A computed fold for a 73-nucleotide RNA from a bacterium, annotated as transfer RNA. Rfam family: tRNA. Rfam classes the family as a transfer RNA. Its mean pLDDT, the model's own confidence on a scale to 100, is 81.
[in-house]
């Protein structure tokens, strides 16, 4: 240069094209305890890398770039 994987919540990881994008762990809070802590419950956290396109409807398909990884030359 050229092909191939990935990219979603602070982390690690789901989502046959279809309901309000969930979960665990982290932080918040209440409960629990003499105080921690285990354990329990509740809230809140998201420009799904960016920028177009297809669609009635896109995290999912397409097309262009950026980032990480990997393999060819």
């Nucleotide at each position: 240069g050229c092909c191939c994987u990935u990219g979603u919540a602070g982390c690690u990881c789901a989502a046959c094209g279809g309901a309000u994008a969930g979960a665990g762990c982290a932080g918040u809070c209440c409960c629990g305890u003499c105080c921690u802590a285990a354990g329990g419950g509740a809230a809140a956290g998201g420009u799904u890398g960016c920028a177009g396109g297809u669609u009635c409807g896109a995290u999912u398909c397409c097309u262009g770039c950026c980032a990480a990884g990997g393999g060819c030359g």